[in-house]
RNA sequence: AGAGUUUGAUCCUGGCUCAGAACGAACGCUGGCGGCAGGCCUAACACAUGCAAGUCGAGCGCAUCAGGGGCAACUCUGGUGAGCGGCGCACGGGUGAGUAACACGUGAGUAAUCUGCCUUGAUGUCAGGGAUAACCGUCCGAAAGGAUGGCUAAUACCUGAUAAGACCACAGCCCCGAGGGGUGGUGGGAAAAGCGGGGGAUCGCAAGACCUCGCGCACCAAGAUGAGCUCGCGGCCCAUUAGGUAGUUGGAGAGGUAACGGCUCACCAAGCCAGAGAUGGGUAGCUGGUCUGAGAGGACGAUCAGCCACACUGGAACUGAGACACGGUCCAGACUCCUACGGGAGGCAGCAGUGGGGAAUCUUGCGCAAUGGACGAAAGUCUGACGCAGCCAUGCCGCGUGAGUGAUGAAGGCCCUCGGGUCGUAAAGCUCUGUCCAAGGGGACGAAAAAGGUGUUGGCGAACAUCCAGCAUCUCUGACGGUACCCUUGAAGAAAGCACCGGCUAACUCCGUGCCAGCAGCCGCGGUAAUACGGAGGGUGCAAGCGUUGUUCGGAAUUACUGGGCGUAAAGCGCGCGCAGGCGGCAUUAUAAGUCGGGUGUGAAAUCCCUGGGCUUAACCCAGGACGUGCGCCUGAUACUGUGAUGCUAGAAUCUGGGAGAGGGAUGUGGAAUUCCUGGUGUAGAGGUGAAAUUCGUAGAGAUCAGGAGGAACACUCGUGGCGAAGGCGACAUCCUGGACCAAGAUUGACGCUGAGGCGCGAAAGCGUGGGGAGCAAACAGGAUUAGAUACCCUGGUAGUCCACGCUGUAAACGAUGGGUACUGGGUGCUGCGGGUCUUGACCCCUGCGGUGCCACAAGCCAACGCGUUAAGUACCCCGCCUGGGAAGUACGGCCGCAAGGUUAAAACUCAAAGGAAUUGACGGGGGCCCGCACAAGCGGUGGAGCAUGUGGUUUAAUUCGAAGCAACGCGCAGAACCUUACCUAGGCUUGACAUCCAGAGAAUCUGUUGGAAACAAUGGAGUGCUGCCUUCGGGUAGAACUUUGAGACAGGUGCUGCAUGGCUGUCGUCAGCUCGUGUCGUGAGAUGUUUGGUUAAGUCCAGCAACGAGCGCAACCCUCGUCUUCAGUUACCAGCAUUUAGUUGGGGACUCUGAAGAGACCGCCAGUGUCAAACUGGAGGAAGGUGGGGAUGACGUCAAGUCCUCAUGGCCCUUACGCCUAGGGCUACACACGUGCUACAAUGGUCGGUACAAAGGGCAGCGAAACCGCAAGGUGGAGCGAAUCUUGAAAAGCCGGCCUCAGUUCGGAUUGGAGUCUGCAACUCGACUCCAUGAAGCUGGAAUCGCUAGUAAUCGCAGAUCAGCACGCUGCGGUGAAUACGUUCCCGGGCCUUGUACACACCGCCCGUCACACCAUGGGAGUUGUUCGGACCCGAAGUCGGCAAGCGAACCUGCAAAGGACGCAGCCGCCCACGGAUCGGAUAGCGACUGGGGUGAAGUCGUAACAAGGUAACCGUAGGGGAACCUGCGGUUG
Repeated sequence: AGAGUUUGAUCCUGGCUCAGAACGAACGCUGGCGGCAGGCCUAACACAUGCAAGUCGAGCGCAUCAGGGGCAACUCUGGUGAGCGGCGCACGGGUGAGUAACACGUGAGUAAUCUGCCUUGAUGUCAGGGAUAACCGUCCGAAAGGAUGGCUAAUACCUGAUAAGACCACAGCCCCGAGGGGUGGUGGGAAAAGCGGGGGAUCGCAAGACCUCGCGCACCAAGAUGAGCUCGCGGCCCAUUAGGUAGUUGGAGAGGUAACGGCUCACCAAGCCAGAGAUGGGUAGCUGGUCUGAGAGGACGAUCAGCCACACUGGAACUGAGACACGGUCCAGACUCCUACGGGAGGCAGCAGUGGGGAAUCUUGCGCAAUGGACGAAAGUCUGACGCAGCCAUGCCGCGUGAGUGAUGAAGGCCCUCGGGUCGUAAAGCUCUGUCCAAGGGGACGAAAAAGGUGUUGGCGAACAUCCAGCAUCUCUGACGGUACCCUUGAAGAAAGCACCGGCUAACUCCGUGCCAGCAGCCGCGGUAAUACGGAGGGUGCAAGCGUUGUUCGGAAUUACUGGGCGUAAAGCGCGCGCAGGCGGCAUUAUAAGUCGGGUGUGAAAUCCCUGGGCUUAACCCAGGACGUGCGCCUGAUACUGUGAUGCUAGAAUCUGGGAGAGGGAUGUGGAAUUCCUGGUGUAGAGGUGAAAUUCGUAGAGAUCAGGAGGAACACUCGUGGCGAAGGCGACAUCCUGGACCAAGAUUGACGCUGAGGCGCGAAAGCGUGGGGAGCAAACAGGAUUAGAUACCCUGGUAGUCCACGCUGUAAACGAUGGGUACUGGGUGCUGCGGGUCUUGACCCCUGCGGUGCCACAAGCCAACGCGUUAAGUACCCCGCCUGGGAAGUACGGCCGCAAGGUUAAAACUCAAAGGAAUUGACGGGGGCCCGCACAAGCGGUGGAGCAUGUGGUUUAAUUCGAAGCAACGCGCAGAACCUUACCUAGGCUUGACAUCCAGAGAAUCUGUUGGAAACAAUGGAGUGCUGCCUUCGGGUAGAACUUUGAGACAGGUGCUGCAUGGCUGUCGUCAGCUCGUGUCGUGAGAUGUUUGGUUAAGUCCAGCAACGAGCGCAACCCUCGUCUUCAGUUACCAGCAUUUAGUUGGGGACUCUGAAGAGACCGCCAGUGUCAAACUGGAGGAAGGUGGGGAUGACGUCAAGUCCUCAUGGCCCUUACGCCUAGGGCUACACACGUGCUACAAUGGUCGGUACAAAGGGCAGCGAAACCGCAAGGUGGAGCGAAUCUUGAAAAGCCGGCCUCAGUUCGGAUUGGAGUCUGCAACUCGACUCCAUGAAGCUGGAAUCGCUAGUAAUCGCAGAUCAGCACGCUGCGGUGAAUACGUUCCCGGGCCUUGUACACACCGCCCGUCACACCAUGGGAGUUGUUCGGACCCGAAGUCGGCAAGCGAACCUGCAAAGGACGCAGCCGCCCACGGAUCGGAUAGCGACUGGGGUGAAGUCGUAACAAGGUAACCGUAGGGGAACCUGCGGUUG
C1' cells in the first nucleotide's frame, strides 16, 4: 500500500466482498510446562447453607468461672455472659435497573453553607437532682415476643452557676463585591464528666483529698478532610414529535432548610420556553480511558481509578456530624418459609455456593503473615476489604517436545512417461546434552513496625515516680509453603496439532463421485478425465494452539472538517418576491470580542510515550520525565474579522432625454376559410382507402352561384427575429400598465448578493357554477384489417377544446446546466441604441454598450461525449439536492384539495449488480455502392403416373450401425442370396480365430469311420523327415519349424464417449478477404494502415492520405485442350511409287497421330476516354485477345459440423462373454410420408429394313475372334492377345426408304402366368437376362420448386471401377447441338462504407404485463390481548408537619401538703401522599376471518408493449378506455 466482482473487450460511476488489528468471547479439533492477568455481557430471575460489623471492663452496675492471698469476712489477679453507655454500623464490598439530568466531564462561584474522628491555638471542666435496663418476682403467647410489680449504677438523663471577640435584638463607625470582614456599646438567654497511671511534703481512720502525667468532656477561633448548593461550556437518535407551560414565569411577604431558591403557602402581575429544536418519543449510567486509524475521526465504557444511582417492588420518616440508610425502622404489594390458624419470619445487585435462563463465565478453599479499615490507652478482637491458593489455553509473554553425525538414498506410502521421482538425513544406527519430568538433599525475599526486655539521651513535673519522644540492642510474629530458587542422580526416556493448497492468497497430484453427494467470504465449482466436492500422498501457513462464528474500527475519499459530488452515471426546487440567517466596496480613527504572543492556575492517579530500574528474559511491576491539542486568570500586539464614530464613490439606486418589442390587462373592429340554413342552376354519383366498406345521395347529394347564421383561429409577413422571471406571448384600433436598453450629466452614499421557512405566479389535462359550441375530438358506435384487433386506417360522434368566476399546482415545467460578482484567446452572423470617419448612399469602413446565435483554430476542464467570455475554464459568496439496484416516489402518519390527486416520505424483504460514455462485432420490416444462374430474359426439368433407389414411420426375434436445413436422404455401400454382417434365433469353445513367453507330448502331413445342420466331439490307419551331439550302430538325446495338451501373464471387443483426441472431410467459398512489425492518434478497449476518388474477376492496380512496409490469401508458376516448330517413327499413319480383298506387304518420315522438348498472348501495337495514372472501349494482326476453355490449388476462421463402424488413440466398460466358431434367418418387411432417379404420356414420335461417323477405357482364375447351334438369353468352339498389334466392339442419335394417323393407340410398358438361359456349394425368402402371353397407371402434372450463359443447356449412345453373378446409381468419354441476358426495382446469398441498438449464446437476440402454482416479508382490516403515559375523580396505610389534647407523665417553678403551673406524650382532627378502585383519552406492541399490492422461484398460459424507423418513433404530465402488456385525446420533450 491494495485486490476480486457489471463488459466480447474498455474507461468511468457505483455498490458488494476480501487481505489487517482487536475481544470479558463462544463453538469444533487438539493439548507439555511456567509466569502475569482475566473470568454471568443473558434473568436488577428466585435463592438452601455458612461466613461478610463490630468493639470498648481505662464509662457503669449485675451474674458467673479460674487462680493466688487470707482462719474468716473478704481481697487481689485474669477471664466469660447478657444489659446500660460510648464509638462504629453513611466506610469498605456489590450491581448498572433507573436516569438525556447540573447525572457526568471541565472550569468557575458559595458575600447562600455544613463538616464526627484528626491537627493548631485560647478558655474551662463548678454545684446539685430524679430515674432506668440488666437483675428478682408475677402474668400472656405455639412461636416471635410482650405486659406488670420491685431493686440499682454511670462519661445515660435533668436543673442551676459561670463564660468570651460564639449566638440573638437594638444602635454607631471603618473596609468591602450581596446576608462579608473589623471595631466594640447596651440588653438577653446558652456548657461540661469523668476515667486511668504515679506520687515527696500537707490533711484525712481509711477510701481519698491534694499534686502530677495521660486519656476524655464543654465552648470558641483556625486548619485539614469530606460534603451540600449555584453557574459557563461539552458529549445520543427521531421533526412521519411543532408548539409547550397555571406553581407555570416574575414580584414583595411568610414558612422551611446547614444553606440560596416557587422548595412550600397566601396575595399581585401575565409571564416563561421554543426552528441555535421547546414539548414528546426511543435508547443509554457518565468520565479517566479501551480498540481501531497516518491523522482527523469512528466504535465502545469489562477488569483498574473518579463520580452518580440503586439495594425484592413502591412510599415514608427516625437516629445521627453525615442516611431518607445493601446485611436499620415503619407501612403497602408480590413472592417464599414457619404455625398450635390466633399470628409470625425473610430479602446474596457482599464472599463462596444452588436452581433457572443461556452459545457462555470458577472453590460452599486458606489466612489476617502483609496492606487498609472499625473499636480500644494498649495487648488485642473483628474484617469473604485484602493477601494467597484452587478451576478454566480466556488472553498476553516465555520455554520445551531434543542436538550432532548418519546414503544401501533401507523398508513402507504416494506418483510415474516404468527410466525413475518424492516423503528424505527424515528413520534406523552411533555420539552427546538435560530445559521440562521423576527421586533425593538444601532452601528463601516478602518482617518491619507495634509491643515487651535492657541500656542511654531529652521533655513534662516538686520528683531520679509515672508518662512521652529519640537512639542502640535483644526477643516474638508467614496463610502462601517445604513454594520460588539451588545442588545431585536417573532418563531422549512422557510431550504436535490445526487450518489451508481455483483466483484474490503462500501452497498440486492421484483415486472416488458424476448438477448427485457436497463446497462457497466474493467471483463461482460439481452434468465421467474436478489442482474448487470426499479420501490419500505431497506441500504451504501458524503453532500449544489452530480454525469457525459473532462484534468493532480499518481498508471506505462509500457522509468527503482534513477529503466527494449534481449537462448525459444518484443529484439544480418549474419560476420569482422576500423575513430571519450567511456573506459583503474604498479610507481614517477608537476599542480589543474574535485572532496571535508571553506568563500563571488547573487539566487526579493509573494508562499511552521516553529514560532508568526489579523479577534469569519477556509479559508484568516500580521510579522519574514528558504529554494531556481543553478551561480559567494576568499581560502584551492590532495586520485581518467584528463593534462604535467620521468620510469617499468604482457596487446599488434615483432624476432628464430617446427609440425597440407577439411583455401584461380591458373594450371594440375586421377579412379569408370550415360548417350549417335558404334559394337558383344541374344530374348520378359523392366520399374514403393500400384496397374497401360503414356514410351521404333520385325525398336531388357532391359540384356551382347568391344570400344569411354562428363559433373558433388569425394565412402570407415569420426570421437559430423580438419580449417576458418562468409558464408563455402572433389580425387591427383605443385605453390602462410592468420591465429591459442607450446617451449625457446630476443626486443619494454601500442603501448590496443570496435566501431555510413564508408569499405569489405557474402549459396541458382535470374539477365546480353559469354561458357558448363552427371545426377538431378522449369515451362510445359502426366499417375494415387481423389468428384475434378492446389498436394503428375509415365513417360518425359526446365530454372537452372557447368565455366569466373559482379550484387544481403538476410536465422530458429541459440548456435534463440554481443565483450573483470578477478574471481568461480568436473568427463570423443577427438584433436594439450610440460615437467616429466621410459625406448623402437602401452606402462602405472603424468603434462603444446591451441582447441573441454559430465555429472549434488557443489555453483550460471532462470518464468520454463534449463545454469553451451565454463555460461544463479560473476563483469567491449564498441556497437547493445526491450517497448501489429493486421494493418506491409506494405504505403509514401529517398538511393541502370538492374530487382526481399533490406534497412530505420510510421499512421488512431481495439482488451483485443497476448505470454513464465510448470500442469492436452482429443485427435492422435503416441508408449508399457492388457482385453471384440471385432475380429478370430463356431452355429443360422436379412436384401428378408406374417402377428403381435412399430416408422417416410402422412392423419384427432381428428388420445392425452411422448421416439430419442449406452442408442427412442413388449418403458411408466402387455393388447384403451364403460370405460380407457388425443384427436375431439356435448349437458350440474358453489362453481362445490372431500375437509373444513357459512346460509336456507328438515330426509335419495324408486318409478313414460314427454322431451332428454345421461348428465340433469321439475313435482308427499311414507317416516318421531336417540340424547338432553320443553310439553297443539297434538306437538314444537336444534343438528349429509345425501340430496338440496344460498353467498363467495376456489376447480379443464394429462395446461407450467425435462434447477427451489425432488424422481425414463437409460448409460459408475460389467469397476477397484475414493479419503483423514499426510509427502516429486515443487514459483505454481500439483506431490508423485496410478509409477516400477511380479501376478490377480480385485488398487487381493507380492517385491521394500519418502512415511506411510486410505476411497468409488473389494472380502467376503445375496438368489438360486449342496453333505452330523441332526431335523420334512401331503395333499408329499413307501424299507420291510398287502391291493387295484388306496399310496387307515393300517403302516413306511428308500428313494424321503418338510422346518429349519448345514457341506463342504481354493491353505488346493503333485510336478514343481517363487525373500526362491505373484502367476501360473500339480496331489491326493472330490458331487464340484482354484471367483463351477446363482442372488441380481452398487464407484467418465459423458451425463443440461429420467420422471412436476405415485407421490411430486417452479414459471407461465386458472377460466360460459385450470375445470366438457354426447353421438358419434378418439388413430385401409395408397402411403410409418425403428425397433422388429411370421410363413415359407420343408423330421433332413409334416400328421395320438399309446405311455412316467416335472418344476414352478394360482384358490372363481375363478379354475372347472366326465358324456352327438356338427365335433369343445363350451354348459349342477355341484362333489371337499381358495388347497403338488380338479382343471387348455393335456406337447411338443421324441419314435413306416402308408402315402407323391422334387412339389409352403399332403410345406406354408396370403387373401377372408360362417356358428358359447364365453365374454360383446354393437363386424359396432374395439375382440378372431371354422368349411367348398379359398390357396397369399415365394424354405434360396444384401450391411450390431445381439446373443451366456455349461446345454450355438439351439430347444420343460408349466405357470403366466394384464384381462369381447383379447398375435406372456413380465416375469418365465422345456424337448432335440451341435459346436468352433489357437490366439490378424486387427474392436469396455475399463484399465494402455509413447509421441506430437495451443484441454479444450476438434477431432463432433481448424483453414487458396480466393470469395460474409455490414460498417469503409487508400494508389495510370488524375486532381482540397486553404495555405505557396523561386528564378529572374516589379511597387514603405508614409518616412528617399543623391543631386540639378533658387522658397520661419522676426531674423545673409555686406550695407544708393536697394541688396547681410550665413542659412533654398517648389519643383525636386536618393538609400532603404510596398502593388500590373506577372512568376518559393518547401512544405503542402482538394476534386477526378477509383483503391489497410487492419480492423470489431451469423448462406453465395469453399476447408482443419496448430495444433497429422494433414494423403506429419513443418518452413525460393528465384524462378516459381496455384480459394484459397497452391504446386514444390534449399539451410538452428529443434522450
Molecule: small-subunit ribosomal RNA
Organism: wastewater metagenome